[in-house]
Context: one part of a larger RNA
């Protein structure tokens, strides 16, 4: 020097408290452990694995298991011989594939013969190939402490020296920010800012958006002439910087109130992640050193598995009901998708969903937003709560839904009556709550995930105590 202390001080942060809402109980959905399996591929495991890699397991995916093949090989370069590629039809077979077959000669040199390119087939070899190990042999990436304020360095200075100083210290800050003072002067990576979004104004521009005036129209309707006023899209500015104004403070940083403003002292939200910790995680993204296999650990193919299930845990959906269910009516959003797509009026079906195509390569069309508002029933009950489980009929995807999809109708009506120890998450347009679009995608086991708007609270203004960080100081038999 650091590292640790049930040492000491100062200080932060949903760390405690103060509040609101879950989780731990039921079903189910999903991930894992575990058992089972011919296989139930692998990996990820305190925080920081565990709805995670996986933004889509019926088949393919697919790595794993049984059966059946194939050994220059599904993929690459070179060599030698033959044929154009490439294509019809049958037969065996689960298919890989195996046998037979029918058409067929194209491009470039050349008058031809012949050669060449480029593709197949066959042969022999150097090779290929490997989701086979080892992330403790590695690169990129990427968690974590932590978006916490820290972590060096030049030179000078002090110490024998390891090191110190510089960063300490008295004030401030979200911050090693920023002002004093100082044997220290500087500097660097980090902080902030610079960069996107949002929230106010005006300017330009005016379609597919709007629609105030003014003429037309209509059962209604920017629907039509017109408009740019609004609103709104979208370029480029302005606007906030402790500038003003009292006070506190050291005449300083700065704090506190306060004008004025759409906004106030970092306005909100994101991107942004220092040195370095965890031999943290990935050899299954890829990429690599070594190592192993090489008629198999490579490869092709069908079935089957990855969806098994006696209990066990994470993560979540849906409830247990009146701030409610059911019916009826009737309004108000933003994201964001789209041509082998995305579909409107229409019709047929109780419905799922079928027929048919008006629009839409898109401010036009998918599009109904729900929660809310009004009425009307239900009267406290395992129900008109809940909706699991079966049982039947049907619709969609796809050759192909039996293992193993999703959805609709009738039926059927389980467990649950607010959950033990114990434990999570939030400080505001957030909790809660309510729908809504999208990635992956033929469908979809999405209650996952990413994002969008609607309605919209309670608490705290303290730091005793839990817990984790940071500064200084101190003890140490630790390195």
């Nucleotide at each position: 020097u650091g590292a640790c202390g049930g040492g000491g001080g100062c200080c932060c942060g949903c760390a405690c408290a103060a509040g609101c809402g879950g989780u731990g109980g039921a079903g189910c959905a999903u991930g894992u452990g575990g058992u089972u399996u011919a296989a139930u591929u692998c990996g990820a495991u305190g925080c920081a694995a565990c709805g995670c890699g996986a933004a889509a397991a019926a088949c393919c995916u697919u790595a794993c298991c049984u059966a059946c093949c194939c050994u220059u090989g599904a993929c690459a370069u070179g060599c030698c011989a033959g044929g154009a590629a490439c294509u019809u039809g049958c037969c065996a077979g689960a298919g890989a594939u195996g046998g037979c077959u029918u058409g067929g000669u194209g491009c470039c040199c050349g008058a031809a013969a012949g050669g060449g390119a480029g593709c197949c087939u066959g042969g022999a070899c150097a090779c290929a190939g490997g989701u086979g190990c080892u992330g403790c042999a590695u690169g990129g990436c990427u968690g974590u402490c932590g978006u916490c304020a820290g972590c060096u360095c030049g030179u000078g200075u002090c110490g024998u020296g390891a090191g110190a100083u510089g960063u300490u210290g008295g004030g401030u800050u979200a911050a090693g920010u920023c002002c004093c003072g100082c044997a220290a002067c500087g500097a660097g990576c980090g902080c902030a800012a610079c960069c996107c979004u949002u929230g106010u104004c005006a300017u330009u521009a005016g379609u597919u958006g709007c629609c105030a005036g003014c003429g037309g129209g209509u059962a209604a309707a920017g629907c039509c002439g017109g408009g740019g006023a609004c609103u709104u899209u979208a370029a480029g500015g302005a606007g906030a910087c402790u500038g003003c104004c009292g006070g506190u403070g050291u005449u300083a940083a700065a704090c506190c109130g306060g004008a004025g403003g759409a906004a106030g002292g970092c306005g909100g939200g994101g991107a942004u992640g220092a040195c370095g910790u965890c031999a943290a995680g990935u050899c299954a993204u890829c990429a690599u050193g070594g190592u192993c296999c090489u008629u198999a650990c490579g490869c092709c193919c069908a079935g089957g598995g990855c969806c098994a299930c006696a209990a066990a845990c994470g993560u979540g959906c849906u409830a247990c009901a009146a701030u409610g269910g059911u019916c009826g009516g009737u309004a108000c959003a933003a994201u964001g998708g789209g041509c082998a797509g995305c579909g409107a009026u229409a019709u047929c079906g109780c419905g799922a969903g079928g027929u048919g195509g008006a629009g839409c390569a898109a401010a036009u069309c998918c599009a109904a937003a729900a929660a809310g508002c009004c009425g009307a029933u239900c009267u406290a009950a395992g129900u008109u709560c809940g909706g699991a489980u079966u049982g039947g009929a049907g619709g969609c995807u796809g050759a192909a839904a039996u293992u193993c999809g999703c959805c609709u109708c009738c039926a059927u009506g389980a467990a649950g009556u607010c959950g033990g120890a114990a434990u999570c998450g939030c400080u505001a347009g957030u909790a809660a709550u309510c729908g809504c679009a999208g990635a992956u995608c033929a469908g979809c086991c999405a209650u996952g995930c990413u994002g969008c708007g609607g309605u919209g609270a309670a608490u705290g203004u303290g730091u005793u105590c839990c817990u984790g960080a940071g500064c200084c100081u101190u003890g140490u038999a630790c390195a």
The part of an RNA shown here (small-subunit ribosomal RNA, 3' major domain) has 479 nucleotides and comes from an uncultured bacterium. Its mean pLDDT, the model's own confidence on a scale to 100, is 83.